[in-house]
The RNA shown here (Bacterial RNase P class A) has 371 nucleotides. Its Rfam family is "Bacterial RNase P class A". The family's RNA type in Rfam is ribozyme. The sequence was found by an Rfam model in a public genome assembly. Model confidence (mean pLDDT): 78 of 100.
RNA sequence: UGAGUCAGCCGGAUAAUCGCUGCCUGUGACGAAAAUGAUCAGGGGGAGGAAAGUCCGGGCUCCAAUGGGCAGGGUGCCAGCUAACGGCUGGGGGGCGUGAGCCUACGACAAGUGCAGCAGAGAGAAGACCGCCUAAGUCCUUCGGGACCGGUAAGGGUGAAAGGGUGCGGUAAGAGCGCACCGGGCCACUGGUAACAGUUGGUUGCAAGGUAAACUCCACCCGGAGCAAGACCAAAUAGGGUUCCUUAUGGUGUGGCCCGCAUCGGAACCGGGUAGGUUGCUUGAGCCUAGGAGCGAUCCUAGGCCUAGACGAAUGAUUAUCGAUCUCCUUCGGGAGUGAACAGAACCCGGCUUAUAGGCUGACUCACCAA
Numbered sequence: 001u002g003a004g005u006c007a008g009c010c011g012g013a014u015a016a017u018c019g020c021u022g023c024c025u026g027u028g029a030c031g032a033a034a035a036u037g038a039u040c041a042g043g044g045g046g047a048g049g050a051a052a053g054u055c056c057g058g059g060c061u062c063c064a065a066u067g068g069g070c071a072g073g074g075u076g077c078c079a080g081c082u083a084a085c086g087g088c089u090g091g092g093g094g095g096c097g098u099g100a101g102c103c104u105a106c107g108a109c110a111a112g113u114g115c116a117g118c119a120g121a122g123a124g125a126a127g128a129c130c131g132c133c134u135a136a137g138u139c140c141u142u143c144g145g146g147a148c149c150g151g152u153a154a155g156g157g158u159g160a161a162a163g164g165g166u167g168c169g170g171u172a173a174g175a176g177c178g179c180a181c182c183g184g185g186c187c188a189c190u191g192g193u194a195a196c197a198g199u200u201g202g203u204u205g206c207a208a209g210g211u212a213a214a215c216u217c218c219a220c221c222c223g224g225a226g227c228a229a230g231a232c233c234a235a236a237u238a239g240g241g242u243u244c245c246u247u248a249u250g251g252u253g254u255g256g257c258c259c260g261c262a263u264c265g266g267a268a269c270c271g272g273g274u275a276g277g278u279u280g281c282u283u284g285a286g287c288c289u290a291g292g293a294g295c296g297a298u299c300c301u302a303g304g305c306c307u308a309g310a311c312g313a314a315u316g317a318u319u320a321u322c323g324a325u326c327u328c329c330u331u332c333g334g335g336a337g338u339g340a341a342c343a344g345a346a347c348c349c350g351g352c353u354u355a356u357a358g359g360c361u362g363a364c365u366c367a368c369c370a371a
Stems, first nucleotide, its partner, number of pairs: 001367010012322007020046002023043004048342001052353002055351005060226004072222005077091005092106001093104004107217002112215002114211002129156002131152003137148004164182006183206001184204005189198003230279004240270006250264005286305008326337004
């Protein structure tokens, strides 16, 4: 210098004006007053790294609930973290990459069942299509051999996959048939908490191939619904119960009265409850800083901080200055134009996943060059 890998952070700035919103302070309409607090003014707050998808897990709330089992769903190497998890951290095995690193549902197919297109002779305790062989047995013979009965998984071919690999011996030809080495299985031993590992020892010719995000088996986990949960207050010529009163020349409503109009019981008390209102609501597995334990996820201690709570659901608009980026031009100095991605709270948290213009920082790897 170029090409990469991993981790973290930012994601338009400043000012003015006009708005929106809930909080605080003052004001204090309506009301006899108290209470409530309309209105107005001022002050200081007011979206995110994903607020998103609603895919997991929890808090909280209500319902259900002795315990266990069946069914159903989920998870699936080991250890740890955590409120919990399908998350995270560390480790092991396997795969990819020259490497930094990345990916991985990774229990069991020797309980049983199923599945495997095309090709191929054969797809399973498999298989003679080509090839190789003709030792033994039978027959023929022109004595060279031929036919039959057969043998054979070393070679070819098919396939994603055909029952370890290399070599020597062996044989009619072959074959773990025998042997050596490599690989594998089993049992010990050693190391490790464990998964697992080993220039370790012994044993075994190697044994029924693949597939379980196929049924299944094994181990572990899971009650249901959700803030539209739930709690409180509570209109009306609504509706219910109890007691008392009253019959139309009356009662009730129509803001107080009369007429008119409407209606048919009225009053008191009680409980439920619709509209509506209040609450739940943001102090929380919270954030920041420092120290400590741990490889780390994370935890402990001390100090400090309060940071939207709005439901026709605010968080905006305009202007000025700056401005990343992108496009075009270029005499390579620069100039002109553009003017900021994805998106946006709705009970709250921990994750995962997905979207994201562009920029910054740190650690590391590879290649080349120079000293």